[in-house]
Context: one part of a larger RNA
Molecule: small-subunit ribosomal RNA, 3' major domain
Organism: uncultured bacterium
């Protein structure tokens, strides 16, 4: 000088409390350990590995296994022959690939050749082989903590201190006083996005207050540029006013004015560094190893196994609830090998049709709980809604192992959940639906959206995790 302490002081965090909803017990989905297996590809491993790589494993993805094949190779430069071509058709085969047939002479061109394609040699090609303890590059995590240095001056024999302590104070090393210090540099805050509030400019696809036109109703059409709203510049907030406190200061506390008040609400940003933390399977990349195989191609399988653990949702155990009817109101996205309307078949999944739209235009598009009217009468039920049949639909060469859906029929468990543990302080929790990527087809996941809308926070003694200043040390 750190670290560290069941030592002190001062502060802080949904870290206790205060309060709502979960999980923990059911059933199911999904990762993961175990075991199984020919294989059950790898990897992630306390927070910060387990709905994580994976934005989608039926083949393919795929790397794993069994098996049938090929070796200059599935991919890339170079050489030297040959233009026979490939492709289509037929046979063999599970295909991979073989045999055989064979139209047709492909394309540029400075007529050298060059594309490209076959056969030949051989340098080489290939590795999702190993090593994240040989590396770059990205990442997580302490942590949006408020911290982490430095230059020169001064102290100290030195390590080193000093600044960065100390009195306030702030979300803040954020500011303001003193101060052997004086300065700045990374971080902090702003500047950057969205959202709340006006105002001017421009309005078509958006909108309709006045004025015609018009309809069973319709911004439906003439117009309009008022309003709503797209979407571009600005304005606005800054403790600026005012008043109490305080060292006359930083600042805090009330209060006007205002849409918005003391960082307004949310984002994007992540300092020195710390786990030899993750990642050689994104990518690169030293070194090591394979080279008729650790490479490569195909069929089938496997990553979906199932005595059992754990983690993470989903559905529910009902009446602030289940079913019929009936009927309002969003946002914010996609769309051309697409989205698909209207009409029409079907109980339905879906068919058939094919207007219109590269979309403020059409289509997905029905929001949905919410409301208003019935019905259940507290039951393992008109709760749940699992497994199982049988019958259909869709996608796709192909749904067995292995996809989604819909109908009928079946109707299991589950009556609120032991010790324990998790999230969130406001338009949040909680609950209600919608979109989107991935995607031929698969969403309870994930990433966004808007509906409806709470309860409590006395407080900092206790559990966790961080700052600061101090003290003790048998630790470096």
């Nucleotide at each position: 000088u750190g670290a560290c302490g069941g030592g002190g002081g001062c502060c802080c965090g949904c870290a206790c409390a205060a309060g709502c909803a979960g999980u923990g017990g059911a059933g199911u989905a999904u990762g993961u350990g175990g075991u199984u297996u020919a294989a059950u590809u790898c990897g992630a491993a306390g927070c910060a590995a387990c709905g994580c790589g994976a934005a989608g494993a039926a083949c393919c993805u795929u790397a794993c296994c069994a098996g049938g094949u090929c070796u200059u190779g599935a991919c890339a430069u170079c050489c030297g022959a040959u233009g026979c071509a490939u492709a289509g058709c037929a046979c063999a085969g599970a295909g991979a690939u073989g045999u055989g047939u064979g139209a047709a002479a492909u394309c540029c061109u400075u007529c050298g050749g060059g594309a490209c394609a076959u056969c030949g040699a051989g340098a080489c090609a290939g590795g999702u082989g190993g090593u994240g303890c040989a590396u770059g590059g990205u990442u997580g995590u302490c942590g949006u903590c408020a911290g982490c240095u430095c230059g020169u001056g001064u102290c100290g024999u030195g390590a080193g201190a000093u600044g960065u302590u100390g009195g306030g104070u702030u979300a803040a090393g954020u500011c303001c006083c003193g101060c052997a210090a004086c300065g700045a540099g990374c971080g902090c805050a702003a500047c950057c996005c969205u959202u709340a509030u006006c105002u001017u400019c421009a309005g078509u696809u958006a909108c309709u207050a006045a004025c015609g036109c018009g309809u069973a109703g319709a911004g439906g059409u003439g117009a309009g540029g008022a309003c709503u709203c797209u979407g571009a510049a600005g304005a606005g907030a800054c403790u600026g006013c005012c008043g109490g406190g305080g060292a006359c200061a930083a600042c805090u506390c009330g209060g006007a004015g205002g849409a918005a008040g003391g960082u307004g609400g949310g984002g994007a940003c992540g300092a020195c560094g710390u786990c030899a933390a993750a990642u050689c399977a994104u990518c690169a990349u030293g070194c090591c190893c394979c080279u008729u195989a650790u490479g490569a191609c195909c069929u089938g399988g496997g990553c979906u196994a199932c005595a059992c653990a754990c983690g993470u949702g989903c559905u529910a155990c009902a009446a602030u609830g289940g079913c019929c009817a009936c009927g309002a109101c969003a946002g914010a996205g996609a769309g051309a090998a697409g989205c698909g309307a209207a009409a029409u078949c079907g109980c339905a999944a879906g068919g058939u049709a094919g207007a219109g739209c590269g979309g403020a235009a059409c289509u997905c598009a029905a929001a949905a709980a919410a409301g208003u009217g019935g019905u259940c009468c507290c039951a393992g039920u008109u709760c749940g809604g699992a497994u199982u049949g049988u019958g259909g639909g869709c996608u796709g060469c192909a749904a067995c192992c292995c996809g989604c859906c819909c109908a009928c029929a079946u109707g299991a468990a589950g009556u609120c959940g032991g010790a324990g543990u998790u999230g969130c302080u406001a338009g949040u929790a909680a609950u209600c639906g919608c979109g989107g990527a991935u995607c031929a087809g698969c969403a309870u996941g994930c990433c966004g959206c808007g509906g409806u809308g709470a309860a409590u926070a006395c407080g900092u003694u206790c559990c966790c995790g961080g700052g600061c200043c101090u003290u003790g040390c048998a630790c470096a």